The RNA shown here (TPP riboswitch aptamer (THI element)) has 90 nucleotides and comes from Gilliamella apicola.
It matches the Rfam family "TPP riboswitch aptamer (THI element)". Rfam links the family to the GO term thiamine pyrophosphate binding.
The sequence is in RNAcentral, with records from Ribocentre.
The model forms 95% of the base pairs in the Rfam consensus.
RNA sequence: UGUAUUUAUCCGGGGUGCCCUAGGCUGAGAUUAUACCCGUUGAACCUGAUUCGGUUAGUACCGGCGAAGGGAGUAUAAAAUACGUUUUUC
Numbered sequence: 001u002g003u004a005u006u007u008a009u010c011c012g013g014g015g016u017g018c019c020c021u022a023g024g025c026u027g028a029g030a031u032u033a034u035a036c037c038c039g040u041u042g043a044a045c046c047u048g049a050u051u052c053g054g055u056u057a058g059u060a061c062c063g064g065c066g067a068a069g070g071g072a073g074u075a076u077a078a079a080a081u082a083c084g085u086u087u088u089u090c
Stems, first nucleotide, its partner, number of pairs: 001084005006078004010073001011039004017025003045070003051064004
């Protein structure tokens, strides 16, 4: 001095469904929570799609589809570790 990892901050992106409407189900999150998740190493999320297979009370859930198509930061800072590069000294 460079890169990577961890943490924090700022900026940005995203979803809020299904059902038997009392409530229950899945999930990080099911409409406002300064929450949760994600930011190109991109399955956070959208399209395909009320699609295909399974399951279920269920257009929810699991998997395929998916080496498909889109999709928002070469951000800043600190410490430690790892791997390098350069210079100096012995």